[in-house]
RNA sequence: UUCAAUAAAAGGCAAAGCCGUUGAAAGAUGGUGACGCAAAGUUUCUGGCCUAAUGAGUUCGCUCUAUGGCAGCAGAGCUACAGAA
Repeated sequence: UUCAAUAAAAGGCAAAGCCGUUGAAAGAUGGUGACGCAAAGUUUCUGGCCUAAUGAGUUCGCUCUAUGGCAGCAGAGCUACAGAA
């Protein structure tokens, strides 16, 4: 000097719940609130999971179905603060 991984420092994000908006729902979104997160930044490329409007079937009870979602499910891609021992 470079790389790298944990402390430390500076910070960051924001679960559940509640209120509002939106959606068929899953969910999303604004506020509040912090369970936690070293990528809980970002991208549906792959797997998985959720919903079933629509369509199909039906013994009319329901069942199947993504083109709809989950990045805080996992992998993968891209990017990133600090840089002791």